[in-house]
Context: one part of a larger RNA
Molecule: large-subunit ribosomal RNA, domain IV
Organism: marine eukaryotic metagenome
RNA sequence: UUAACUUUAGGGAAUUCGGCAAUCUAGCUCCGUAUCUUAGGUAUAAGGAGUGCCUGCAUAGUAGUAUGCAGGUUUCAAUGACAAGAGGUGCCCGACUGUUUAUCAAAAACACAGGUCCCUGCUAGCCAGUAAUGGUGCGUAUAGGGGCUGACUUCUGCUCACUGCCAGUAGGUGAAAAUCUGUUUCAACGGAUCUAAGCCCUGGUGAAGAGCGGGCCUAACUCUGAGGCUCUCACGGUAGCGUAAUACCUUGCCCGUUUAUUGCGGGCUUGCACCAAGGAAGUAACGAGGUACCUGCUGUCCCAAAGUUGAGCCCA
Numbered sequence: 001u002u003a004a005c006u007u008u009a010g011g012g013a014a015u016u017c018g019g020c021a022a023u024c025u026a027g028c029u030c031c032g033u034a035u036c037u038u039a040g041g042u043a044u045a046a047g048g049a050g051u052g053c054c055u056g057c058a059u060a061g062u063a064g065u066a067u068g069c070a071g072g073u074u075u076c077a078a079u080g081a082c083a084a085g086a087g088g089u090g091c092c093c094g095a096c097u098g099u100u101u102a103u104c105a106a107a108a109a110c111a112c113a114g115g116u117c118c119c120u121g122c123u124a125g126c127c128a129g130u131a132a133u134g135g136u137g138c139g140u141a142u143a144g145g146g147g148c149u150g151a152c153u154u155c156u157g158c159u160c161a162c163u164g165c166c167a168g169u170a171g172g173u174g175a176a177a178a179u180c181u182g183u184u185u186c187a188a189c190g191g192a193u194c195u196a197a198g199c200c201c202u203g204g205u206g207a208a209g210a211g212c213g214g215g216c217c218u219a220a221c222u223c224u225g226a227g228g229c230u231c232u233c234a235c236g237g238u239a240g241c242g243u244a245a246u247a248c249c250u251u252g253c254c255c256g257u258u259u260a261u262u263g264c265g266g267g268c269u270u271g272c273a274c275c276a277a278g279g280a281a282g283u284a285a286c287g288a289g290g291u292a293c294c295u296g297c298u299g300u301c302c303c304a305a306a307g308u309u310g311a312g313c314c315c316a
Base pairs, nucleotide, nucleotide: 001311002310003309004308005307006306007305008304010302011301014300019297027051028050029049030048031047036041038151052073053072054071055070056069057068058067059066060065074078086295087294088293089292090291091290092289093287094286098110099109114149115148116147117146118145119144120143125136126135127134128133152282153281154280155279157212158211159210162209163208164205165204166203167202168201171200172199173198178193179192180191181190182189213231214230215229216228217227240274241271252268253267254266255265256264257263
């Protein structure tokens, strides 16, 4: 010097991006236990008391033994070592248990039960293969395949103009073949007729891909604009939520929390650029998830010190 440890008076997060790290707590018995809730839980919630050894007695049992009562007794300390939960309160995300970047990411990502849409009547549909054939499946729509969403609760608005998909037919277009036909004949070639799918066309379809406006004026103070006019469009964002894991301006404004807060929570909300299965809003339980606070606790710090065991280093 370094690694791993031990102990520190007083203070107790003042440290730091952040209590990172390290303490605190801990077993068992008894008492006691809020809020919320999907009534199962939350819950070992929280918070208290006891705990060794000895003697006697009682209860249960065939017994080993277990439990209880009374008395005594030692220590600083009796789950005396080892082992062995710190706790609480908000909010965000994801319902949950699970899965994942073997070797810098364990998560809010994936999956999930549930929901919904599409294809498929079996010689099915989908997948592998040029094919034979094989898988799903020796299954049969309560089945199989595919897409999206992701427990549960309340819900899931408007638009079919564009794209896609589905259905349809009067008409238009529409290749080759076929038929007819042209140049004296043959051939090449040309023209005409007819016609499949497709396209045009007609309609449907959003838990299909997608989209969901602007200007002007207006109420007896002011402000605001229920309302009116107008342009445009397929329709002009409904419910709910909202400075949000989304808000540029922004450290928005108000309230609470602090001595002091770009934080956090609750409101407001004209939302640069939330919004309804690329789901919306809630949500008990759960989480080595994220974030803020409180109690306890501490060498994180004020502010350092001493020690132990190794290594380095020096000498032999």